[in-house]
């Protein structure tokens, strides 16, 4: 003094008015709002991961757990720069699973949970 090991803290936002109706923060009309992580010109819609769902395979008395592998939404112009589907502008798109007196990115819920990572500390070998 590099990787590599432990360990610890962090780690997801966001709906108003009116209409219909027995009934809707779900329809429909008008508006209005949110955006997890690495990477790379600063990115929700470029590439990858991760959340959820499915399936398999290991361990187990049981609850827990661990590995793998499938699925998995959305962008276009113009500009200026070496360089941007990342910026500035302009116009647009998209949201798991369950639950609801009626169909949800925004309500309730699994979740005081998990996780991709991110930050610090320690460690001794080589």
């Nucleotide at each position: 003094a590099a990787a590599c090991g432990u360990c610890u803290u962090c780690g997801g936002g966001g709906u108003g008015a009116g209409g219909u109706g027995u009934a809707a923060u779900u329809c429909c009309u008008c508006g209005a709002u949110c955006g997890g992580c690495g990477g790379u010109a600063c990115a929700g819609c470029c590439c990858g991961c991760g959340a959820c769902c499915c399936g398999g395979c290991c361990a187990g008395a049981a609850c827990a757990g661990g590995c793998c592998g499938g699925u998995u939404g959305a962008g276009c112009c113009u500009g200026g720069g070496a360089a941007g589907u990342u910026c500035a502008g302009g116009c647009g798109c998209c949201g798991a699973c369950g639950g609801u007196u009626a169909a949800a990115g925004u309500c309730c819920g699994g979740a005081u949970g998990g996780u991709a990572g991110a930050a610090g500390a320690c460690c001794a070998g080589c």
This is a predicted structure of a 126-nucleotide RNA (FMN riboswitch aptamer (RFN element)) from a Candidatus Zixiibacteriota bacterium. The model forms 100% of the base pairs in the Rfam consensus.